[in-house]
RNA sequence: UCCCCUAUAGCUCAAUGGCAGAGCGCUCGGCUGUUAACCGAGUAAUCUUGGUUCGAGUCCAGGUGGGGGAG
Numbered sequence: 001u002c003c004c005c006u007a008u009a010g011c012u013c014a015a016u017g018g019c020a021g022a023g024c025g026c027u028c029g030g031c032u033g034u035u036a037a038c039c040g041a042g043u044a045a046u047c048u049u050g051g052u053u054c055g056a057g058u059c060c061a062g063g064u065g066g067g068g069g070a071g
Base pairs, nucleotide, nucleotide: 001070002069003068004067005066006065007064010024011023012022013021018054025043026042027041028040029039030038047063048062049061050060051059
């Protein structure tokens, strides 16, 4: 320098172009003699800048970060 993959909640992962969800975590409550377990509620996210589209997490282009490969 070139090619490929990847970026979503605190963590691990979902999401046919049509309301962004789950598990774990955290907070509050219930239950219990107490803790744990269990039950209920809450919490919080699409790397960035443009483009396409009635509508973009998803498609396209540039950039940034991470991983792999070629030289």
A computed fold for a 71-nucleotide RNA from a Minisyncoccota bacterium, annotated as transfer RNA.
The RNAcentral record of the sequence draws on ENA.
The source organism's lineage runs through Bacteria, Bacillati and Minisyncoccota.
The prediction has a mean pLDDT of 81.
It matches the Rfam family "tRNA". About the family: Transfer RNA (tRNA) molecules are approximately 80 nucleotides in length.